[in-house]
Model confidence (mean pLDDT): 82 of 100. A computed fold for a 73-nucleotide RNA from a Candidatus Woesearchaeota archaeon, annotated as transfer RNA.
């Protein structure tokens, strides 16, 4: 410098253009226990990397960046 893939809680992920965005784990709080772990119920926490368009409606289509990882020079 190209191509091609992803960027979404504290980590990891999922989401036919149609929901105040899903699940684990972590992490609060009750319960169980002498007490811890585990284990059961309950709880909070992301406006989706930034900026534009498109559409009644975008995470999701589209257009420039920024970054990551890959493979080509």
């Nucleotide at each position: 410098g190209g191509g091609c893939u992803g960027g979404u809680a504290g980590c990891g992920u999922a989401a036919c253009g149609g929901c105040c965005a899903u699940c684990g784990c972590a992490c609060c709080c009750c319960g169980u226990u002498c007490g811890c772990a585990a284990c059961g119920g309950g709880g909070a926490g992301a406006c989706u990397c930034c900026g534009g368009g498109u559409u009644c409606a975008a995470g999701u289509c589209c257009c420039g960046g920024c970054c990551a990882g890959u493979c080509c020079a």

Lineage of the source: Archaea > Nanobdellati > Candidatus Woesearchaeota. Its Rfam family is "tRNA". Rfam classes the family as a transfer RNA.